Transfer RNA from Paecilomyces lecythidis, 72 nucleotides, folded computationally.
The coordinates come from a structure-prediction model, not an experiment, and the mean pLDDT is 80.
Its Rfam family is "tRNA". From the family's description: Transfer RNA (tRNA) molecules are approximately 80 nucleotides in length. Rfam classes the family as a transfer RNA.
RNA sequence: GCGUUGAUGGUGUAGCGGUUCGCAUACAACUCUUCCAAAGUUGUGAUCCGGGUUCGACUCCCGGUCGACGCA
Numbered sequence: 001g002c003g004u005u006g007a008u009g010g011u012g013u014a015g016c017g018g019u020u021c022g023c024a025u026a027c028a029a030c031u032c033u034u035c036c037a038a039a040g041u042u043g044u045g046a047u048c049c050g051g052g053u054u055c056g057a058c059u060c061c062c063g064g065u066c067g068a069c070g071c072a
Stems, first nucleotide, its partner, number of pairs: 001071007010025004018055001026044006048064005
């Protein structure tokens, strides 16, 4: 340099052209307990950046950035 692939809460991970972006963990409050832990309930918090297509884009397309792999 070329190709393939990925980027989603603090962390890990699923997902689909239209529903409230799901789950786990983390954190906070409450319940329980003599206290702690565990358990339970509730809450907080996310689509890498820019552009395009579309009535509608996290999703499709193009470019960029970063990571992984392969070729040279």